[in-house]
The RNA shown here (transfer RNA) has 75 nucleotides and comes from a Thermodesulfobacteriota bacterium.
Order: sequence, then structure tokens, then C1' cells
RNA sequence: GCCGACGUAGCUCAGUGGUAGAGCAGCCGAUUCGUAAUCGGCUGGUCGGGAGUUCAACUCUCCCCGUCGGCUCCA
Repeated sequence: GCCGACGUAGCUCAGUGGUAGAGCAGCCGAUUCGUAAUCGGCUGGUCGGGAGUUCAACUCUCCCCGUCGGCUCCA
């Protein structure tokens, strides 16, 4: 340099045009002799950045950035 995949909550991930979610973590409470166990609740998001299409974009298109993998060249 070329090709492909990926980027969504603190972490791991789902959601592939129509209200952004789960588990774990965190906080509060209950329960317990006690606990890291069990139960209930709460908080937490510029959906990597920008532009375009659309009534409507996490989702489709383009550009850029980053991560991972493969290939090629040079040393």
C1' cells in the first nucleotide's frame, strides 16, 4: 500500500429503517448470625467523527479516524 471484519453503558455483547437494550460491574434497599451468595429497585449512552439519502438513520450511501486479521513490497 491492497482486501476483509469490527467500533453501541465502566466491561462483554444484542439490536440491520419506526420508543436504544441485556448480563456483569456501580449505587440504594430487603433478606441473612454473616457474606463476594439471594431478592427488589435505581443510576449510567454525542450508538467512533463528519456529510448525504429519507417523513424518520445505531441500521442505508460516501469520506475520515481507530482496533484486529490476511496479502504484497522494502529493509

Its mean pLDDT, the model's own confidence on a scale to 100, is 81. Its Rfam family is "tRNA". It is annotated as a transfer RNA. Rfam's curators write: Transfer RNA (tRNA) molecules are approximately 80 nucleotides in length. Its family is annotated with triplet codon-amino acid adaptor activity in the Gene Ontology. The sequence was found in a public genome assembly.